[in-house]
Context: one part of a larger RNA
């Protein structure tokens, strides 16, 4: 030295384990803010720090209500001191307090009222000041303006990517959208919105690469109105010989088989709705929910074992043998399940009642109304699955610009027939989309190099001048019962012994693999 066996050291891999993650389902909630958030910074304890909870009333203050023997949250134990059956600590519901910074505000806009005021005479511009409202903050979902590149077209320019990211504005619990100037071609259908299919189909396209409908059909969900104007009343305002023009208010009206207004006729006071749609409010009674909680059967003996929930035997619940915990596997030990009960206070819903609101129909006449700088048109541009095409439709910019029900849109150039609608105001629940968040379950989801970046002082620790980056890090024991006492000793180390189910569970602690490393034997050089 090398090989081979033992024993140890080293190291943390492997099982096992779970406080923490991931995803899903149901249900609730969809917002918080000048009554000062969201997040900070500094406090508050008998005690020094982190956490957590508070705000100079500071791990707490009143109170209503559950509830019971113990309690002064946590790392984290002991210590001082107090609190409690006069109900205490804890748990839910009001209310008090809420420091500094922060929209941060002795401000700024916006609207409105007075009030004062200028060059400039009246006035206006200003200004003061009084009263509302805005602002900030949020996870994604919606609406709107703004709009890349990379890429793919096997290169690249129209084209893709894509109206994607990103940025801006702004709302809502949803948003948009919407009751046909539709869709159709069958004498069809009747707002919107989502989903399935039609269908990768018509079609678009350097006809490339690739984009990509509708109609109808099946489903969900269902809901349909107010206005302007005619005319009637009834006021203002101006200009006026009568009359005219504006304008407020109430009636009255709302549609295409055209309605309506005017003129004639007729029938009702039911019936219908409703307070989160159109359309206004109130008030009662009564039943659900929710935020605390109560209550809940039924097991012993032997036996191994440190410890029974394991065995063995004999038993008993069960509308409950979901699941958890206890010294090893416990339907009958605990806490819980199944069933069933419960709210002074606060918050939601549902129901019925007072009550509130709301009128229909026929006929005639063709006189009056039915949304204009609109409709369409030239041009330039976007949207449309449609890239300019034969390019209808729909929006915007510029120039232009009608008709008025014998009308005027549309049916993909464009005409005619023939069909379908009735625009140039307006509102509208559902079903649809989404989870920062609450509550309840559930996983052929992970089990600590997995699963969040975090199971631990985690967005900490540390990096950076900043934007920002961003870890490591879980496990003695059943119980600390964490090793008294003696002893070696180079004496805060480490060992032997006692102790203690087990100590090779000793805290650098559960198992304890490899790599390395030593030591002891045995073989070979």
């Nucleotide at each position: 030295g090398g090989c081979g066996c033992a024993u140890g050291g080293g190291g943390g891999a492997u099982g096992u384990c779970u406080u923490g993650g991931c995803a899903u389902u149901a249900g609730g909630a969809g917002g918080c803010u000048u009554u000062g958030a969201a997040g900070g910074g500094c406090g508050c304890g008998g005690a020094a720090g982190g956490c957590u909870g508070c705000g100079a009333a500071a791990a707490g203050c009143c109170u209503g209500g559950g509830g019971u023997a113990a309690c002064c949250g946590u790392c984290a134990a002991a210590c001082a001191g107090g609190u409690g059956a006069u109900g205490a600590u804890c748990c839910c519901g009001g209310g008090a307090u809420u420091c500094c910074c922060g929209a941060a505000c002795u401000g700024a806009c916006u609207g409105u009222a007075a009030c004062u005021g200028a060059a400039u005479a009246c006035a206006u511009a200003g200004g003061u000041u009084g009263c509302a409202g805005u602002g900030g903050c949020u996870a994604a979902c919606g609406c709107g303006g703004a709009g890349a590149a990379c890429u793919g077209a096997a290169a690249c320019a129209u084209c893709u990517a894509a109206g994607u990211a990103u940025c801006c504005g702004u709302a809502g619990g949803a948003a948009u959208a919407g009751a046909a100037a539709g869709a159709a071609a069958a004498a069809u259908c009747g707002a919107u919105u989502u989903c399935c299919u039609g269908a990768g189909u018509a079609g678009c396209g350097g006809c490339g690469a690739g984009c990509g409908a509708a109609a109808g059909g099946g489903a969900a969900a269902u809901a349909g109105c107010c206005c302007a104007a005619a005319c009637c009343g009834u006021g203002g305002u101006g200009g006026u010989u009568u009359c005219c023009a504006c304008u407020g208010c109430g009636g009255g009206g709302u549609u295409g088989u055209a309605g309506g207004g005017c003129c004639c006729u007729c029938c009702a006071c039911c019936g219908g709705a409703g307070u989160u749609a159109a359309c206004a409010a109130a008030c009662a009674a009564u039943u659900g929910g929710c935020u605390a909680g109560c209550a809940g059967a039924a097991c012993g003996a032997c036996u191994u074992g440190g410890a029974a929930a394991g065995g063995u035997c004999g038993u008993c619940c069960a509308u409950a043998g979901a699941g958890g915990g206890u010294g090893a596997c416990a339907g009958a030990c605990c806490c819980g399940u199944a069933c069933g009960c419960g709210a002074a206070a606060g918050c939601u819903g549902g129901u019925u009642g007072u009550c509130u609101c709301u009128g229909g129909a026929g006929g005639g006449u063709a006189c009056c109304c039915u949304g204009a700088g609109u409709a369409g048109g030239u041009u330039g541009a976007g949207g449309c699955a449609c890239g300019u095409g034969a390019a209808a439709c729909c929006u915007c910019g510029a120039c232009u610009g009608a008709a008025u029900c014998u009308a005027c849109g549309g049916g993909g150039a464009c005409c005619a027939u023939c069909c379908c609608g009735u625009a140039a105001g307006g509102c509208u629940a559902a079903a649809u989309a989404c989870u920062c968040c609450c509550u309840a379950a559930u996983g052929a989801c992970c089990g600590a190099u997995a699963g969040u970046a975090a199971a631990c002082a985690a967005g900490u620790a540390g990096a950076g001048c900043g934007a920002u980056c961003g870890a490591a890090a879980g496990a003695u024991g059943a119980g600390a019962a964490g090793a008294a006492c003696c002893c070696c000793u180079g004496u805060u180390a480490g060992g032997g012994g006692a102790g203690g189910a087990a100590u090779g569970u000793g805290a650098a602690c559960c198992u304890g693999a490899a790599a390395c490393c030593a030591u002891g034997c045995g073989c070979c050089u």
This is a predicted structure of a 525-nucleotide part of an RNA (large-subunit ribosomal RNA, domain I) from a Planctomycetota bacterium. The prediction has a mean pLDDT of 80. The sequence was found in a public genome assembly. The organism belongs to Planctomycetota, within Bacteria.